[in-house]
RNA sequence: GGGCCUGUCGUCCAACGGUCAAGACGCUAGCCUUACACGCUUGAGACUGGAGUUCGACUCUCCACAGGCCCA
Numbered sequence: 001g002g003g004c005c006u007g008u009c010g011u012c013c014a015a016c017g018g019u020c021a022a023g024a025c026g027c028u029a030g031c032c033u034u035a036c037a038c039g040c041u042u043g044a045g046a047c048u049g050g051a052g053u054u055c056g057a058c059u060c061u062c063c064a065c066a067g068g069c070c071c072a
Base pairs, nucleotide, nucleotide: 001071002070003069004068005067006066007065010025011024012023018055027043029041030040031039048064049063050062051061052060
């Protein structure tokens, strides 16, 4: 330098173009316990950035940025 793939809560991982963006671990609060842990209930927490297409974009297209793999 070229090609391919991936970017979503703190971490991991889903989401037919129309959902309240799901779930697990973790965190907060409550219950339980003498107390801790376990267990139960509850709550907070995310779409890498910018354009475009579309009535409507996490999803499709383009350009960046970051990471990974291959080739040179």